[in-house]
Context: one part of a larger RNA
């Protein structure tokens, strides 16, 4: 831009992509078979191994934004208590997220036409022949089916509902399930969208100050305390203001 008016929404599937996988043990059965040694088709079930898609409940990483411990030096006048540095100084954990070594699932079943391959009626050719007419069975292969895209499918669909005082969109703001930027998705005072407050969780390990014990280092009590990022709720306290633009007058 274009799908011959605009729009919000909801679809159909023309073509497209993706899958397509192997063991193993149980049983059928120690059965058919076979002198014995040995040892089945078929069928039913359980499981695993690779592969793929999803996820963070669980087990784990990670987790310079949470919490501790602890060197060496500087600083807050001193003591204590903290702060900066040292490539998070070092060390032990760890919420969200993100992950796999954790977890779920998936290939299943069936049609239909078919390969080589087995048939059945059959004649050319009084026989015999699967084949020349006709008609079956048959493969992880092919076309379906089953996940995903999918109407720039220009042949451009198709169904509902607004709409011209318009409908609707966009710009701007507040963010995130999205995200390189754009696009995408929610929110914008008729509001819980993000910060903050509060509670709750959740990690970490008992905080300052202060009393008592002890020359002290320390160690007990106040105390499962004191702090807590990305999770959970609740609250309008601050920040999503006010507003503008485009769209049109009935559709060659």
């Nucleotide at each position: 831009c274009g799908u011959a008016g605009g729009a919000g929404a909801g679809u159909u599937g023309a073509g497209g992509g993706g899958u397509u996988c192997a063991u193993u043990u149980a049983u059928u059965a120690g059965u058919a078979c076979g002198a014995g040694a040995g040892g089945a088709c078929c069928g039913u079930a359980a499981a695993u191994g690779a592969c793929g898609c999803a996820c963070c409940u669980c087990u784990g990483g990670u987790g310079u934004u949470c919490c501790g411990g602890u060197u060496a030096u500087c600083g807050u006048g001193u003591c204590a208590a903290c702060g900066g540095u040292a490539g998070c100084g070092c060390c032990g954990g760890g919420u969200a997220g993100c992950u796999a070594a954790g977890u779920g699932c998936g290939g299943a079943a069936g049609a239909g036409a078919u390969a080589a391959g087995c048939g059945c009626u059959g004649a050319a050719a009084g026989c015999a022949u699967c084949u020349a007419a006709g008609c079956g069975c048959c493969a992880a292969g092919c076309u379906c089916c089953u996940c995903c895209c999918a109407a720039g499918a220009u042949a451009a669909g198709c169904u509902c509902u607004c709409u011209c005082u318009a409908a609707g969109g966009a710009u701007c703001c507040g963010g995130g399930u999205a995200g390189a930027c754009c696009a995408c998705c929610c929110g914008g005072u008729u509001g819980a969208u993000a910060g903050g407050u509060c509670g709750c969780a959740u990690g970490u390990g008992u905080a300052a100050g202060c009393g008592c014990a002890g020359u002290a280092a320390u160690g007990c009590g106040u105390u499962c305390a004191g702090c807590u990022u990305a999770g959970c709720g609740a609250u309008a306290c601050u920040a999503a203001u006010u507003a503008u633009c485009c769209g049109u007058u009935a559709g060659u």
Source information: Predicted 3D model of a 252-nucleotide part of an RNA (large-subunit ribosomal RNA, domain VI) from an Opitutales bacterium. The prediction has a mean pLDDT of 88. Taxonomically the source falls in Opitutales (Bacteria, Pseudomonadati, Verrucomicrobiota, Opitutia).